[in-house]
Context: one part of a larger RNA
RNA sequence: CGUAGGAAACUUGAGGAGAGUUCCGCACAGUACGAGAGGACCUGCGGGAACGGACCGCCGGUGUUCCAGUUGCACCGCCAGGUGCAACGCUGGUUAGCCGUGUCCGGAGAGGAUAAGCGCUGAAAGCAUCUAAGCGCCAAGCCUCCUCCAAGAUGAGGUUUCCCGGGUCGCAAGACCCCUCAAGGCCCCUCGUAGACUACGAGGUUGAUAGGCCGCAAGUGUAAGGGCUGCAAGGCCUUCAGCUAAGCGGUACUAAUCGGCCGUGAGG
Numbered sequence: 001c002g003u004a005g006g007a008a009a010c011u012u013g014a015g016g017a018g019a020g021u022u023c024c025g026c027a028c029a030g031u032a033c034g035a036g037a038g039g040a041c042c043u044g045c046g047g048g049a050a051c052g053g054a055c056c057g058c059c060g061g062u063g064u065u066c067c068a069g070u071u072g073c074a075c076c077g078c079c080a081g082g083u084g085c086a087a088c089g090c091u092g093g094u095u096a097g098c099c100g101u102g103u104c105c106g107g108a109g110a111g112g113a114u115a116a117g118c119g120c121u122g123a124a125a126g127c128a129u130c131u132a133a134g135c136g137c138c139a140a141g142c143c144u145c146c147u148c149c150a151a152g153a154u155g156a157g158g159u160u161u162c163c164c165g166g167g168u169c170g171c172a173a174g175a176c177c178c179c180u181c182a183a184g185g186c187c188c189c190u191c192g193u194a195g196a197c198u199a200c201g202a203g204g205u206u207g208a209u210a211g212g213c214c215g216c217a218a219g220u221g222u223a224a225g226g227g228c229u230g231c232a233a234g235g236c237c238u239u240c241a242g243c244u245a246a247g248c249g250g251u252a253c254u255a256a257u258c259g260g261c262c263g264u265g266a267g268g
Base pairs, nucleotide, nucleotide: 001152005163006162007161008160009159010158011157015149016148017147018146021049022048023047024046025045026044027043033038051106052105053104054103055102059100060099061098062097066093067092068091069090070089071086072085073084074083075082076081109145110144111143112142117137118136119135120134164267165178166177167176168175169174179265184262185261186260187259188204189203190202191201192200209255210254211253212251213250214249215248216247218244219243220242225238226237227236228235229234
C1' cells in the first nucleotide's frame, strides 16, 4: 500500500514445513516343521538404543549481583572491626534463571490408491493364460489421519461484536456550508522467564507495572558487641544467630504526571 467504510476479537485451511528409525526379551512353544541337529509364522506382553520436543519437582552443572573460611600487601591513627588489590586472590557452599548427564512425552494406530509380487474370472487363440474388458490381495515407500506455519491464498476467505450528521446541488460518486473528531489505535512512560532493532505481552493513579518497604520461602552456618574461661592460640554463652540476589505474597512510599497525534460522519 492492497484486501471497495472504519475497528476489535475469534477463526477456515489452499499451500508449505516437521515427524517417519531400530534392537532385544517373555508367553504361545521346545509347539508346527524336521531322521536329527535345529527350530518358527501369527498374536499378545515387556525392556532398551540413538534421535526429537518440552520442562526444572528429583539428580547434577553454572550461578564474577548471596553467605562463610583463609593468605599476602596497602589503607581506615593503634586494638578490634572492616575496605581495596592479588584470576571472584584462593577455598567451601548456594536462590532465581539458564542448562543435561536429570524428568516426562513422541515416532502408535488406521483408512485410501499403488510397486514388485500373489490371485479370481477370462477371451483373442474351442486348450492354456493374473489382462486384452472386468475384479481382488499386498510395502518402512505415495495420499490422508498427527505436530507447526499459513488469506499478499491479489482466488486477498468466514463468524461475532463495536462506531459513524444536518442542509444545498447532483442519478451517483462527490462538491460546498455549518456542526462533529466516533469505535479504535499510536506516541510517551513503568516493565516482562518477550526480545538484536522492531515485534509480542503486562500495566499507566478507577493503578500492584517496576523500584522501595514489610512478611515468607530459600542460602550461608551461629554476626558485631558484651560476659565467662584459658599464660596463649583459642573455646563457651548471649545465638537455629547475623547477613542475604534474580523467588512468592502484601503494601501506593517513589516512578508510570499532564498530555499530544492518527482515525470521521453509513461507504464506487
A computed fold for a 268-nucleotide part of an RNA from a Candidatus Omnitrophota bacterium, annotated as large-subunit ribosomal RNA, domain VI. Its Rfam family is "Bacterial large subunit ribosomal RNA". The sequence was found in a public genome assembly. Model confidence (mean pLDDT): 90 of 100. Lineage of the source: Bacteria > Pseudomonadati > Candidatus Omnitrophota.